[in-house]
Context: one part of a larger RNA
RNA sequence: CCGGGCGUAAAGCGCGCGUAGGUGGUUUUAUAAGCCAGAUGUGAAAGCCCCGGGCUCAACCUGGGAACUGCAUUUGGAACUGUAGAACUAGAGUCUUGUAGAGGGUGGUAGAAUUUCAGGUGUAGCGGUGAAAUGCGUAGAUAUCUGAAGGAAUACCGGUGGCGAAGGCGGCCACCUGGACAAUGACUGACACUGAGGCGCGAAAGCGUGGGUAGCGAACGGGAUUAGAUACCCCGGUAGUCCACGCCGUAAACGAUGUCUACUAGCUGUUUGUGGUCUUGUACCGUGAGUAGCGCAGCUAACGCACUAAGUAGACCGCCUGGGGAGUACGGCCGCAAGGUUAAAACUC
Numbered sequence: 001c002c003g004g005g006c007g008u009a010a011a012g013c014g015c016g017c018g019u020a021g022g023u024g025g026u027u028u029u030a031u032a033a034g035c036c037a038g039a040u041g042u043g044a045a046a047g048c049c050c051c052g053g054g055c056u057c058a059a060c061c062u063g064g065g066a067a068c069u070g071c072a073u074u075u076g077g078a079a080c081u082g083u084a085g086a087a088c089u090a091g092a093g094u095c096u097u098g099u100a101g102a103g104g105g106u107g108g109u110a111g112a113a114u115u116u117c118a119g120g121u122g123u124a125g126c127g128g129u130g131a132a133a134u135g136c137g138u139a140g141a142u143a144u145c146u147g148a149a150g151g152a153a154u155a156c157c158g159g160u161g162g163c164g165a166a167g168g169c170g171g172c173c174a175c176c177u178g179g180a181c182a183a184u185g186a187c188u189g190a191c192a193c194u195g196a197g198g199c200g201c202g203a204a205a206g207c208g209u210g211g212g213u214a215g216c217g218a219a220c221g222g223g224a225u226u227a228g229a230u231a232c233c234c235c236g237g238u239a240g241u242c243c244a245c246g247c248c249g250u251a252a253a254c255g256a257u258g259u260c261u262a263c264u265a266g267c268u269g270u271u272u273g274u275g276g277u278c279u280u281g282u283a284c285c286g287u288g289a290g291u292a293g294c295g296c297a298g299c300u301a302a303c304g305c306a307c308u309a310a311g312u313a314g315a316c317c318g319c320c321u322g323g324g325g326a327g328u329a330c331g332g333c334c335g336c337a338a339g340g341u342u343a344a345a346a347c348u349c
Base pairs, nucleotide, nucleotide: 003321004320005319006318007303008302012317014201015200016199017198021194022193023192025088026087027086028085029084030083031082033081034080035077036076037075038074039073040072041071042070049065050064051063052062053061054060091191092188093187094186095185096183097182098181099180103177104176105175106174107173108172109171110154115149116148117147118146119145120144121143125136126135162169163168206247207246208245209244210243211242215241216240220236221235222234223233258316259315260314261313262312263311266294267293268292269291270290271289272288273287274286275285276284277283278281298305299304322349323348324347331342332341333340334339
C1' cells in the first nucleotide's frame, strides 16, 4: 500500500455549522471531454513467446511470425458520466392554520426545610455510635412557641414521560427567543447529501477578577477503630459548591453503535398530532412524528441486533493494523497555570 474491519476483541472525532473536495432526482435537445469501434503512423534492435534452421545433443547462434496491453492523428457512434440550453416536481425549502414540550436567555415571585440571631416557656442533659469519645450545655443547651435574617435547592405531580445537535434541561409568573411535528392548499424549481482544513457549542473539576456563603464539604484539626490507620465511622472545618465576566476544552462526553437516503414479516405498550365512521363511547377503523418491550427472515465468533438494524444497498467523512515502551519523549500549536492537542523511536516479549 492493498485487503479486511470499527456495539463488547484494535478502531465512530463529545456535538453541530460549514469552505474546498467527493457524490447527486425526472424529461428532452445539442456537444463529444471521458467512453466504444474502425483506419493510418509510431511503439529501434536484442530479449520473452510460437513455428523452423545450424553446431552429433544442449547451452549457444540464427530466419520468420506474434507480441509490444502504449502514444499521436483521423473517421464514425451517442447508451452512460461530464458540459451547455430548455422544461418538470416525487428530493430540499418557503408561506398558511394549528399542536405538544424541565429547549435557551433575562427579570420577578412563592412555600417547605436547614442554619444563625432576638425574645418567651422550661431544666439537665443534648448529640453521636457497632460501642464510645471528641463536641455542645447551669454564662441555661436540646425540646417547644413567636419574630427576623440570609443562602441554596425546588418534595408531591414524576413516568424505560417530554424537550434539546451534544453537553444538558425540573416550583410559579411575565418578557425576548430557537427548533420539532401535523393538516391543507399555494409557491420556488435540484436550491441537495457528506464534509479535509476552519468556526462555534461543550458535564464535573480547575484557573483569573469581583461579589456571595445557609447546607454540604477536598485539604486540615480533633475523637474513635487498629499491630499501625496519613482510611472507612464520629465532632469540627478552609478552598469549592452559588452569581457576574473571562479562561480551560477534557469525561465510561456511552446506545462504548458517524451523518444522510431507500428497501425488508408481525405483535404489544406509551407520548403527541390528525382524518373518517356510527350505535356519540373511557367507542371503533385509519394515518403521521417520537419513545419502549418482544419477535421472523437475515446478520453475528458468540452475546445479541432485528423498520430507532448490528439486515439489504448507495453517498461522504473519521478511525484501526500484535502486547509493553506510550497517548509518553522531542518539536510545533493552544493555555495565566494546571495542562490540552498533534505524536514517534530505541529497547523488549
Molecule: small-subunit ribosomal RNA, central domain
Organism: metagenome